[in-house]
Small-subunit ribosomal RNA, central domain from an uncultured bacterium, 349 nucleotides, folded computationally.
Model confidence (mean pLDDT): 82 of 100.
RNAcentral holds the full RNA, with entries from ENA, Greengenes and SILVA.

Context: one part of a larger RNA
RNA sequence: CUGGGUGUAAAGGGAGCGCAGGCGGUAAUGCAAGUCAGAAGUGAAAGCCCGCUGCUUAACGGCGGGACUGCUUUUGAAACUGUAUAACUAGAUUGCAGGAGGGGUAAGCGGAAUUCCUGGUGUAGCGGUGAAAUGCGUAGAUAUCAGGAAGAACACCGGUGGCGAAGGCGGCUUACUGGACUGUAAAUGACGCUCAUGCUCGAAGGCGUGGGGAGCAAACAGGAUUAGAUACCCUGGUAGUCCACGCAGUAAACGAUGAAUACUAGAUGUCGGGGCCCGAAGGGCUUCGGUGUCGCAGCAAACGCAAUAAGUAUUCCACCUGGGGAGUACGUUCGCAAGAAUGAAACUC
Repeated sequence: CUGGGUGUAAAGGGAGCGCAGGCGGUAAUGCAAGUCAGAAGUGAAAGCCCGCUGCUUAACGGCGGGACUGCUUUUGAAACUGUAUAACUAGAUUGCAGGAGGGGUAAGCGGAAUUCCUGGUGUAGCGGUGAAAUGCGUAGAUAUCAGGAAGAACACCGGUGGCGAAGGCGGCUUACUGGACUGUAAAUGACGCUCAUGCUCGAAGGCGUGGGGAGCAAACAGGAUUAGAUACCCUGGUAGUCCACGCAGUAAACGAUGAAUACUAGAUGUCGGGGCCCGAAGGGCUUCGGUGUCGCAGCAAACGCAAUAAGUAUUCCACCUGGGGAGUACGUUCGCAAGAAUGAAACUC
């Protein structure tokens, strides 16, 4: 490299957009680049294969044939690929109505909770644990009532519910903005699928500058436990968690399952629509899209998957090739740094 593979054995890129490239719907006509057929030339000789033959045989040699799967020229074919022309509507796109999500800004804070501050009542404990102690408290705590301040998160609704490409998104309201779905079939007429390089997005933690800081809480301190206890438990507590603007670019970024299209028994929930029928409260039938559970064929090493496939096929991309060494070293690119990306070998089993 090929082959075989990629849910769990090694292996799907974290996700999207998308240039080049690869692949591409239905029918017609032309061309003939690919393709196919014929002919001619060439494909040196030796070698190779087959037959005959000469050295007693063989090796070796001689003669004849084949092959040299290729290239060039020429004559034709037109199914397929390509290309050109003019078409089609089943793919794709635009437009209308209903429900739903994200981001940013502004206002009033919407309530519960927590902490703190002030004042009242009130007195000796509170807190915490397996049990304690550190801690707080006669400078009046805990408890309780009233008032005030602050920051963060949004109980119930809430649901294998919804939306989003993924990460992810839950108080309320306003404006702006993206997408999906259903119905209709008016318009364009293959405008499509995938996508190396590239660009963009990307949890938590981390970094820079400036704010903010209630609660929680790495580090740290103390008290316990213990043989020890750099832990688990307790009392505190700083970064951080929050906001704005940048950086970073990683996760068990998981469905451990790339994207697209077509086909292949059923049963039963649920979410968003459409159509038809009835007794019109409501119910029944049917259909499209999403999201679950079970299950046949088939697949699978088994577990299991099973129209949301891990089934049957096609196209394109990514990745794997024994364990360790090692996601390390070196080099390069990116980054303020932390580090990220790319990524070996010796050696060893």